[in-house]
RNA sequence: AGGGGUGUAGCUCAGUUGGCAGAGCAUCGGCCUCCAAAUCCGAGUGUCGCGGGUUCGAAUCCUGCCACCCCUGCCA
Numbered sequence: 001a002g003g004g005g006u007g008u009a010g011c012u013c014a015g016u017u018g019g020c021a022g023a024g025c026a027u028c029g030g031c032c033u034c035c036a037a038a039u040c041c042g043a044g045u046g047u048c049g050c051g052g053g054u055u056c057g058a059a060u061c062c063u064g065c066c067a068c069c070c071c072u073g074c075c076a
Base pairs, nucleotide, nucleotide: 001072002071003070004069005068006067007066010025011024012023013022019056027043028042029041030040049065050064051063052062053061
C1' cells in the first nucleotide's frame, strides 16, 4: 500500500423487514443478618467509534474518516 473483519451500558455480547436501544455479569439502593457474605426485590447508568447523506423515521441502508485484529505485498 491492497483486501477482509470488528466497534452497542463498567465488562462480555444480542438486536428480527429500517419503527420506543436490550440481556448476563458487575455496580448502586432495599430486604434479611449482631455485622458481613449469599439469596431475594428494585434501579439501565448509553453521543450505538466520529462526521455527512438517503428516509416521515437509521444501531440497521449509502459515503468519508478514526481505532483495533487478520491476510497479501513493498522498502529497510
A computed fold for a 76-nucleotide RNA from a Dehalococcoidia bacterium, annotated as transfer RNA. Rfam family: tRNA. About the family: Transfer RNA (tRNA) molecules are approximately 80 nucleotides in length. The family's RNA type in Rfam is transfer RNA. The sequence was found in a public genome assembly. Taxonomically the source falls in Dehalococcoidia (Bacteria, Bacillati, Chloroflexota).